[in-house]
RNA sequence: GAGCGAACGCUGGCGGCGUGGCUUAGGCAUGCAAGUUGAGCGAGAACGCGGACUUCGGUCCGUUAGUACAGCGGCGAAAGGGUGAGUAAUAUAUCGACAAUCUGCCUUGGAGACCGGGACAACGGCUGGAAACGGCCGCUAAUACCGGAUAGCCCCGUAGAAGGACAUCCUUCAACGGGUAAAAAGUGGGGACCUUCGGGCCUUCUGCUUCAAGAGGAGUCGAUAUCCUAUCAGCUAGUUGGCGGGGUAAUGGCCCACCAAGGCAACGACGGGUAGCCGGACUGAGAGGUUGACCGGUCACACUGGGACUGAGACACUGCCCAGACUCCUACGGGAGGCUGCAGUCGAGAAUCUUCCGCAAUGGGCGAAAGCCUGACGGAGCGACGCCGCGUGUAGGACGAAGGCCCUAGGGUUGUAAACUACUGUCGCGAAUUAUGAACCCCUUGUCGUUAAUAGCGGCAAGGCUGACGUAAGUUUGAAAGGAAGCACCGGCUAACUCUGUGCCAGCAGCCGCGGUAAUACAGAGGGUGCAAACGUUGUUCGGAAUCACUGGGCAUAAAGCGUGCGUAGGCGGUUGUGUAAGUGUGAAGUGAAAGCCCACGGCUUACCCGUGGAACUGCUUUGCAUACUGCACAACUCGAGGAUGGGAGGGGAGAGUGGAACUUCUGGUGGAGCGGUGAAAUGCGUAGAGAUCAGAAGGAACACCGAGCGGCGAAAGCGACUCUCUGGUCCGGUACUGACGCUGAGGCGCGAAAGCUAGGGGAGCGAACGGGAUUAGAUACCCCGGUAGUCCUAGCCCUAAACGAUGAGCACUAGGUAGUGGUGGUUCCGAAUCAUCACUGCUGUAGCUAAUGUGUUAAGUGCUCCGCCUGGGGAGUAUGGUCGCAAGGCUAAAACUCAAAGGAAUUGACGGGGGCUCACACAACCGGUGGAGGAUGUUGCUUAAUUCGAAGCAACGCGAAGAACCUUACCUAGCCUUGACAUGCUAGUGGUAGGAACCUGAAAGGGUAACGACCCUCUUUGAGGGAGCUAGCACAGGUGUUGCAUGGCUGUCGUCAGCUCGUCCCGUGAGGUGUUGGGUUAAGUCCCGUAACGAGCGAAACCCUUGCCUUUAUUUGCCAGCGGGUAAUGCCGGGGACUAUAGAGGGACUGCCGGUGUCAAACCGGAGGAAGGUGGGGAUGACGUCAAGUCAUCAUGGCCCUUACGUCCAGGGCUGCAAACGUCCUACAAUGGUCGGUACAAAGGGUUGCCAACCCGCGAGGGGGAGCUAAUCCCAUAAAGCCGGCCCCAGUUCGGAUUGCAGGCUGAAAUUCGCCUGCAUGAAGUUGGAAUCGCUAGUAAUCGCGGAUCAGCUACGCCGCGGUGAAUAUGUUCCUGAGCCUUGUACUCACCGC
Repeated sequence: GAGCGAACGCUGGCGGCGUGGCUUAGGCAUGCAAGUUGAGCGAGAACGCGGACUUCGGUCCGUUAGUACAGCGGCGAAAGGGUGAGUAAUAUAUCGACAAUCUGCCUUGGAGACCGGGACAACGGCUGGAAACGGCCGCUAAUACCGGAUAGCCCCGUAGAAGGACAUCCUUCAACGGGUAAAAAGUGGGGACCUUCGGGCCUUCUGCUUCAAGAGGAGUCGAUAUCCUAUCAGCUAGUUGGCGGGGUAAUGGCCCACCAAGGCAACGACGGGUAGCCGGACUGAGAGGUUGACCGGUCACACUGGGACUGAGACACUGCCCAGACUCCUACGGGAGGCUGCAGUCGAGAAUCUUCCGCAAUGGGCGAAAGCCUGACGGAGCGACGCCGCGUGUAGGACGAAGGCCCUAGGGUUGUAAACUACUGUCGCGAAUUAUGAACCCCUUGUCGUUAAUAGCGGCAAGGCUGACGUAAGUUUGAAAGGAAGCACCGGCUAACUCUGUGCCAGCAGCCGCGGUAAUACAGAGGGUGCAAACGUUGUUCGGAAUCACUGGGCAUAAAGCGUGCGUAGGCGGUUGUGUAAGUGUGAAGUGAAAGCCCACGGCUUACCCGUGGAACUGCUUUGCAUACUGCACAACUCGAGGAUGGGAGGGGAGAGUGGAACUUCUGGUGGAGCGGUGAAAUGCGUAGAGAUCAGAAGGAACACCGAGCGGCGAAAGCGACUCUCUGGUCCGGUACUGACGCUGAGGCGCGAAAGCUAGGGGAGCGAACGGGAUUAGAUACCCCGGUAGUCCUAGCCCUAAACGAUGAGCACUAGGUAGUGGUGGUUCCGAAUCAUCACUGCUGUAGCUAAUGUGUUAAGUGCUCCGCCUGGGGAGUAUGGUCGCAAGGCUAAAACUCAAAGGAAUUGACGGGGGCUCACACAACCGGUGGAGGAUGUUGCUUAAUUCGAAGCAACGCGAAGAACCUUACCUAGCCUUGACAUGCUAGUGGUAGGAACCUGAAAGGGUAACGACCCUCUUUGAGGGAGCUAGCACAGGUGUUGCAUGGCUGUCGUCAGCUCGUCCCGUGAGGUGUUGGGUUAAGUCCCGUAACGAGCGAAACCCUUGCCUUUAUUUGCCAGCGGGUAAUGCCGGGGACUAUAGAGGGACUGCCGGUGUCAAACCGGAGGAAGGUGGGGAUGACGUCAAGUCAUCAUGGCCCUUACGUCCAGGGCUGCAAACGUCCUACAAUGGUCGGUACAAAGGGUUGCCAACCCGCGAGGGGGAGCUAAUCCCAUAAAGCCGGCCCCAGUUCGGAUUGCAGGCUGAAAUUCGCCUGCAUGAAGUUGGAAUCGCUAGUAAUCGCGGAUCAGCUACGCCGCGGUGAAUAUGUUCCUGAGCCUUGUACUCACCGC
């Protein structure tokens, strides 16, 4: 995708044609479904009606009526209708056979139908029983029954002829012997004759008997085909066959007696499971697969099982008998019944209809016929169950209503859709009207035939009669857009997208998968897509699926080659010829039912549907011809195969023997303390003498070197000292001979490592189990000391291995190169060497093959033959059964259930207690710290009304914060405001308007009141209009509310690590690779060389800033060498540009030069010169990317949330709270120190709301004061360590300064929570700091002070800068951490914090 006898959900206007109990072959109430015949026969009512009589109770007659019911007889009931339980062959399909058969009714033909007889029902009487149903006696008819006659034709027998054939035989002809029949029946009509008055007789039609034939039907036999299972491998005694009987319509072990011992089976017997079979149906390109509803053929069954009877036909659906189960009736004695017929009912089920109408048509039974019967059938009803058709309106109609939805707020969409206007009239509704299915039969009339006949009967023609469906169909007409649209889907597959809600919830889901706060995937809505009276879902079949592969697959590594050989059946098989014609090809004939499929035409308005014709039915059978190929038969051949013979190599196999080394043990000697073992040890051995060493002896196992070599041999397993004996295979050379003898190989048989088992030996070493010692959290292990089975031999089992080349065997063909092993030949005098060739063993590699890896004459290439095996993972090589085994266990070998994968090869990364190379204060070396104390500061935690928020390993924690008393401030408490503290727009109002210093209230904010009282523009100027402002209102403002996992921007980190990429080319199916790898070198992917790559970009470097040297220019506020002036002194002044400095411009360094090393390279090492040397020092500069890293609280911003509050204002409080913990710092613990006095030398900065000099006051903080300075000018501003000198003398101190008290100063409205500073007093811990841990390679560490930002002030010991003094160590890369490149393994790829 297509299909369905479907079911379920939702929805539903009409019609036609089909179709409808698939489950319980479960049980059934009720009605109907098989009768008919009086023209075969005997008998024969009643009700009613009419009449008569009557005692009024009734009786009789006629009619009903020769009717009904019943009986005898005939035919039918064996058909039609239902169902699929059984059945794997007694069936079905196809093709044949019967020379082994039967056949009522029907058709054709021949012959016949004579003479007799006795019964039984009905009926009558008696009688049994509840009933069903009988019993006895008596009467009676027939187309009922019986006997006899009749046979050229029928049957049997005998012998014969002709023809035929398939074995017994068949057909035809003539002869003889025997045997068998009937209804003188029935109906209608009839002139003469006869009559018992029925009739005979004539005639018509029907019926009957017999024979032959036909048609149709039935029976039997054969061949072929027809599901799964071998976890069913052997089955069979009437079994197989024979002789003779019986039986049947007929063959036959169908049955029986006897005889023989057969028959079937791997081409699947026997058993088990399932199933009616076919035409066909569905699907599919086909081949196939699945299926067997409806329709048709056939079989089987009829409550279950068995049996026969009748009959032409049955072992009989609505017959009989017996048994059983069930149901019903019963008087308990006994009886009745069979819906798998049509309706209907119960039950079970997901599920399947009316207890309808009619015999009008078609068909069937009976009848001469009328006719009767017919749940067959024709129709209607119910069900969208299916197919087909129609409709639910048509046209116009807006820069496009309203509403809905979305929105970037502009608009878009629903949408010409609606409204509205005009029109149409299918279906439905109402009314009217008209056909087809109907032609027979029969009746009437006419005519023809038969006949003696005008009768009867038959034929034909005309007229008449017959409709369940049917209130149907059709046609006309009326009114009327009126009554008629839903379902599924919209993440991809797959056509169709947005909003809202929800928040891993609720839910969806065919597969992948959606949902954890922006869900096109859930739910709703709007919109859209698809189909449409339906649409979806479920189930099921085929397809896609080449995913069981015949067409048309595979097996080195994905599932899959048996461990290996020998060999049976089977399959396959070299060259030539002849024959045959089985396979094969071609032609013809028969058959392949109809329906269906297909084509054409036709009938219903169309279609579905139906009719007619054709084609087809790919098959089977018979037959003619052909003979290339295959088969078969025969004859031949030699190249396949085998092979006498001559040589060769070899750990091939079996047995027997021999040998040396080593080891262990024993004995003896020497000797004297350890040995042994390990990462380190211990257990163990040893003074009872070990180990070591010497000599001797014994024992068992294995065979060093040669010889580990991709060398040899063997089928594989496997085989390694030497000798002998026996023995298999193989290679080479040459070549008599045989003549396809070959290849493979289901079953079968043999061999088959190690371990294991049985019995008996043996036992040195090693060594499962076991013991001990270590290791460890544990250590049933790895390591160590011991040690039993075993390992070895003999005999017998076991039968498995990663039994591997993970590669079955054989044959042939298809490039090479190179090496080895064993032969042979050529060349050569021989050898060596070389060439050729055969066999074997390797490497490399072309084409090809392969998913790739790889393979590649030793194929995984190209072909042929045969075998084995595979079909997603797990369950499971398990269970169970069978079989083998002593056992262990082996072989064979499932299912339930479960998963959405499991797997192969390769790629990029990442990772590794993998490897190689190389870096970094990474380690090591050195110096100084942190971790201990006190304090400062940040964080956690706790507390709190609040202790606002963020930052979280490195890369949060002196971080945002370069300044929290108020403010800041975001938090808390309390009080206020509501278009708002702030922006924009609109509407209306407003001159006593805006403003408003005053007053009241209040903590303030806020609220209320009042004096006074405006501004701008225009015009027609006591005024009017407008603006600003204000008031009221509407839009909106506002939010440090939320989401850094929706974002922009910015930032951190890896990391200043050397990397990250691109274009084109090339390689690869592809991912991707190459370049970027390699050899050197560098701080560097820096440069050089090489190179299927060639170039380029972002990074590195350079360019930039600063610092170090020089030159030049400039010379004030800086400088002062020389000249001059001046002072107590000072560049103070005139001057000067030399110097310093300032700040502009230049120079300088480039491996440039020399030597060596190096690939004639890059570069490195050393040196010279130089202020500086190999990037001189420092800075700025941060590739592609990683961490959903950080930040919505700098800012911006989507979504969400608040809107008299989560906004705004204000007062106070909090962010400073303190059992505890951590980070970062400061100060110390002291003598390289502290303290006191004296004294020297910076750099870089800042300053007008500022820096503030001198001078004065104060011990001091500071105060007063005010010069100068918008700064190379003035000020901050004394630099400190240092140096010189005095004291301290190792102590909790003259160390240390916390804490606390008092007294002060400063800033600021304000210093209580909560500031800094000063003085005096107080004088805590602390004596160098556990585990652990940090920084630093030179002007660095360490140490010393100075400045600045923020800032009223400050909690700065922080941060950012500046200079002073100024070391030590490393010439190493094993380790720790991190990083770079190459390589390797990987089951990792959110990537080892993995799995």

Small-subunit ribosomal RNA from an uncultured prokaryote, 1395 nucleotides, folded computationally. Its mean pLDDT, the model's own confidence on a scale to 100, is 85. The RNAcentral record of the sequence draws on ENA.